[in-house]
RNA sequence: UCAUCGAGAGAGGUGGAGGGAACCGGCCCUGUGAAACCUCGGCAACCCACGCGAUACGCGUCUCGGUGCCAAUCCCGGCCCGGCGGUGUGAACGCCGCCGGAGGAUGA
Numbered sequence: 001u002c003a004u005c006g007a008g009a010g011a012g013g014u015g016g017a018g019g020g021a022a023c024c025g026g027c028c029c030u031g032u033g034a035a036a037c038c039u040c041g042g043c044a045a046c047c048c049a050c051g052c053g054a055u056a057c058g059c060g061u062c063u064c065g066g067u068g069c070c071a072a073u074c075c076c077g078g079c080c081c082g083g084c085g086g087u088g089u090g091a092a093c094g095c096c097g098c099c100g101g102a103g104g105a106u107g108a
Stems, first nucleotide, its partner, number of pairs: 001108005010040005018029003023078004041070003045063001046066002049061005074103001080101008
């Protein structure tokens, strides 16, 4: 920089109190055992490989390769910005809602 993020997929061992990225607020998971590590298993289709069409591109297959992932939308909202609608006002600020960006994660 680009793409994707409402789908999908867990058992065992070690461990011993946290975890859901950070802060705030919720909500939730967790001694019926958190994080982390290991083993095995699985999901998926980003890269690789293979096939098809017509190279761009699209579709499909694969798990012996490189990653990733396996509670909840990226758990939800805010902490940032913008747009639109509503409300309100003399006009604004404000408040409510929606959308987008930013941010984050993963891959190339």